The prediction has a mean pLDDT of 78. SAM riboswitch aptamer (S box leader) from a Flammeovirgaceae bacterium, 112 nucleotides, folded computationally. Of the family's consensus pairs, 94% are formed in the model.
RNA sequence: GAUUUAUAAAGAAGAGGGGAGAGAUAGGCUCGGUGAACCUCUGGCAACUUUUAAGAGUAAAUUUUAAACAAGUGCCAAAACCUACCCGAAGAGUAAAUGGGAACUAUAAACU
Numbered sequence: 001g002a003u004u005u006a007u008a009a010a011g012a013a014g015a016g017g018g019g020a021g022a023g024a025u026a027g028g029c030u031c032g033g034u035g036a037a038c039c040u041c042u043g044g045c046a047a048c049u050u051u052u053a054a055g056a057g058u059a060a061a062u063u064u065u066a067a068a069c070a071a072g073u074g075c076c077a078a079a080a081c082c083u084a085c086c087c088g089a090a091g092a093g094u095a096a097a098u099g100g101g102a103a104c105u106a107u108a109a110a111c112u
Base pairs, nucleotide, nucleotide: 001112003110004109005108006107007106008105013042014041015040016039017038021031022030023029025084026083027082028081043076044075045074048072049071050068051067052066053065054064055063056062085101086100087099
C1' cells in the first nucleotide's frame, strides 16, 4: 500500500518550540499573530485490541449487558463542520427542508 469488518450527532487541552496557515478533496462556512500547520512534554477522553462479572447458547464457536483501564493504538473547535452520488421525486419540468442509502475519508482490528 491492497482487502475485509466495525465505528464516526457523545467525550476530552495546557505548557515550551515554531511562525502562517488549518479544517482529506471541491464549493460553502468556519478557525487562526488574543499565534495555524508541525515538533516535544505533561494532562485528559474514549474503550478498537485487553480484563472481569452476569445472561443467551447442550457445549464450543459466537453473542448481549454492565464494569475496569495496566499496556498497544486512536482522539482532545464546530455532526466526518455542512453539502457533493442515488432514493424520496409525481404526466413533464424544477428539487428546498427533513429522512434513508451509497461513495469518499479517518481510526481500529484481522489478513495479505